[in-house]
RNA sequence: UUCUUAUCCAGAGCGGUGGAGGAACCUGGUCCUAUGAUCCCGCGGCAACCUGUUAAAAACAAGGUGCUCAUUCCAGCAGACAUUUUCUGUCUGAAAGAUAAGAG
Repeated sequence: UUCUUAUCCAGAGCGGUGGAGGAACCUGGUCCUAUGAUCCCGCGGCAACCUGUUAAAAACAAGGUGCUCAUUCCAGCAGACAUUUUCUGUCUGAAAGAUAAGAG
């Protein structure tokens, strides 16, 4: 880096550095941010997958990966339903993305 499978409405923050945008990309909305965000570092925490304990389930542990504002923040594409002048709302699926495990 590519492929396959599974999951994505649960859970979990303080300090330091630094100084401007950030929430993956584009558009729209919304939100966070000089009461210092995003990123990075330290410590803590969470428990999704693997792993371990266990006869199994449940549960526990926290070794590996991961995560630690908002449902993957929401919508965008397709379909169904409701309402309807339009707007809009609900549900299902897809696409894209993230993470894990396995394979090449």